[in-house]
């Protein structure tokens, strides 16, 4: 300097011919078992807003296309690979 790959809840990841964003595992919290405990099982787990119901924002950043974009297009940063 040229080319490619990557990037998504606290963490591993998944959702690819553009249509319910985070299934599923970890972890965490509550409960249930237990003299307590560990394992089990059961439930909840993205952020704000609200008694709720429900809104609203949320994929690495910045715009763009589209009714709609994690996803397609541009630029851009962060790693990782190959060439030079």
């Nucleotide at each position: 300097g040229c080319a490619g790959a990557u990037g998504u809840g606290g963490c591993g990841g998944a959702a690819u011919u553009g249509g319910c964003a985070u299934a599923c595992g970890c972890g965490c919290a509550a409960g249930a078992c237990u003299a307590a405990g560990g394992a089990u099982c059961u439930u909840g787990u993205g952020a704000g807003a609200g008694c709720a119901a429900u809104c609203u924002c949320g994929u690495g950043c910045a715009g763009g296309u589209u009714c709609a974009a994690g996803u397609c297009c541009u630029g851009u940063c962060a790693u990782c690979u190959g060439c030079a």
Model confidence (mean pLDDT): 81 of 100. This is a predicted structure of an 84-nucleotide RNA (transfer RNA) from a Defluviitaleaceae bacterium. Rfam family: tRNA. By type it is a transfer RNA. Rfam describes the family as follows. Transfer RNA (tRNA) molecules are approximately 80 nucleotides in length. It was read from a public genome assembly.